[in-house]
RNA sequence: ACUACCACAUCACUGAAUCCGGCGCAGCGUGCGGCGGAGCGGGGGACUCCCAGGUGGGGUGAAUGAGCCGGUCGGCUCACGGGCAAUCUUUCCGUCCGAACCCGUCAACUAACCUCGUAAGUGUCACGAAAGAGGAGCC
Repeated sequence: ACUACCACAUCACUGAAUCCGGCGCAGCGUGCGGCGGAGCGGGGGACUCCCAGGUGGGGUGAAUGAGCCGGUCGGCUCACGGGCAAUCUUUCCGUCCGAACCCGUCAACUAACCUCGUAAGUGUCACGAAAGAGGAGCC
């Protein structure tokens, strides 16, 4: 000097999963425990309406359907759904994902009302193009 790896911080990504307050314990650097609030997100729950199915049904989530191949795992294609920082939105293009878990025979929507969560996992170089909008700086 270069490369790789690790740790921390900054800046970011998926996601609702962020912010604030005070209490107790230990300790004087701080940490741990549990509580409350705001914001964000989810579920249950009338009247009215709709009827059908039982091969039970349902929920969170983008995470579904169809066809073909394959002994199985799985693979391919199409349709459709979702993600991909450089101010924001939309479109095009490129690229990636299309899981997992839960309720337990039970739930359409749903005013009042009731109730739950506020995790986890990561690192774009596409920091592509176009249009519109907005903001800042300078004169």